The prediction has a mean pLDDT of 82. Predicted 3D model of a 72-nucleotide RNA (transfer RNA) from a Chloroflexota bacterium.
RNA sequence: GGGCCGUUAGCUCAGGGGUAGAGCACCUGACUUUUAAUCAGGGUGUCCCGGGUUCGAUCCCCGGACGGCUCA
Numbered sequence: 001g002g003g004c005c006g007u008u009a010g011c012u013c014a015g016g017g018g019u020a021g022a023g024c025a026c027c028u029g030a031c032u033u034u035u036a037a038u039c040a041g042g043g044u045g046u047c048c049c050g051g052g053u054u055c056g057a058u059c060c061c062c063g064g065a066c067g068g069c070u071c072a
Base pairs, nucleotide, nucleotide: 001071002070003069004068005067006066007065010024011023012022013021018055026042027041028040029039030038048064049063050062051061052060
C1' cells in the first nucleotide's frame, strides 16, 4: 500500500428504511436490625465523523477516523 470485517446504553451485543432494544451493571422505592438476595419502578443513547439518496437513514451510496484479520 491492497482486500475483508467491525464501530449502537457504563460493559457484552441485537436491530439492515418508519423517530432504538436485551442481558449484566447503575439509580429510586419496598422488604430486612444491617448487608446480600428478592420484588416494583426508571433507558441513563449526537447509533464513530462528514456529505449524498429518500417524504423519512442506525440501516442504502461516497469519503474520512479508529480497531481487527489477511495479502504483498
It matches the Rfam family "tRNA". By type it is a transfer RNA.